RNA sequence: CAUAGAUAAAGCCAAACCUGCUGAAAAACAGGGACGGAAAGCCACGGGACUGAACAGUUAGCCGGGUUACCUAC
Numbered sequence: 001c002a003u004a005g006a007u008a009a010a011g012c013c014a015a016a017c018c019u020g021c022u023g024a025a026a027a028a029c030a031g032g033g034a035c036g037g038a039a040a041g042c043c044a045c046g047g048g049a050c051u052g053a054a055c056a057g058u059u060a061g062c063c064g065g066g067u068u069a070c071c072u073a074c
Stems, first nucleotide, its partner, number of pairs: 003073003012037002017032004022027001035061001041067003045064003048059004
C1' cells in the first nucleotide's frame, strides 16, 4: 500500500417510536431510545424511491460510483 472482516481489543454510529423545533411536503435538526451497521463517515455523479401542479426538493440506514478512515489477519 492492497485485500479480507474470522479472531480479539478500544471505541463509533443510531432504525422504529416519543417530545421539541423548522419546512408546503417528503424530510432535516436537537433530546430520549436501539432495529441494526465494518464504513449506517463524507459527496446528490448515475439509477431507484418519496414530496410536489410544475420548477424544484428529500433520501448516502435503497443500489452503483467517488473519496477519507480505527483495529486485527494475510
Notes:
The RNA shown here (c-di-GMP-I riboswitch aptamer) has 74 nucleotides and comes from a Thermodesulfobacteriota bacterium. Taxonomically the source falls in Thermodesulfobacteriota (Bacteria, Pseudomonadati). Model confidence (mean pLDDT): 88 of 100.